RNA sequence: CUUUCAUCCAGAGAGGCUGAGGGAACGGCCCGAUGACGCCUCGGCAACCGGCGGAGACCCGCAGCGGUGCCAAUUCCGACCCAGGGGUAGGGACCCCUGAUGGGGCAGGGGCCCCAGGGGAAAGAUGGGAG
Repeated sequence: CUUUCAUCCAGAGAGGCUGAGGGAACGGCCCGAUGACGCCUCGGCAACCGGCGGAGACCCGCAGCGGUGCCAAUUCCGACCCAGGGGUAGGGACCCCUGAUGGGGCAGGGGCCCCAGGGGAAAGAUGGGAG
């Protein structure tokens, strides 16, 4: 780097160094000189792999010693598809009034716009396996 499987709405910060961008990418929104991001030290969270026990392909539990990971915001949100909610303009149908080609009402479908912590996909991250 490629591929495959699992997970991604929970959880967990202090000090020091540095000094301008950072949150992957695009749009939004946010964090940031009251010092972000990054690095170091210490601390913590979690439990993927290893470990232990049960079970015996699955899986369940224990511990947190080892290998990782993580400690703003759901992977911060969206983007593509489906479903849902709201708004809006015009036309037609239908109903009512009318002398009228005028006026009013109204359900549904389609268009456009917006919303959403709905579902899926894509992309990404982390771990295990394979190349």

Notes
Predicted 3D model of a 131-nucleotide RNA (SAM riboswitch aptamer (S box leader)) from a Chloroflexota bacterium. Its mean pLDDT, the model's own confidence on a scale to 100, is 77. Its Rfam family is "SAM riboswitch aptamer (S box leader)". Gene Ontology term of the family: regulation of gene expression. Taxonomically the source falls in Chloroflexota (Bacteria, Bacillati).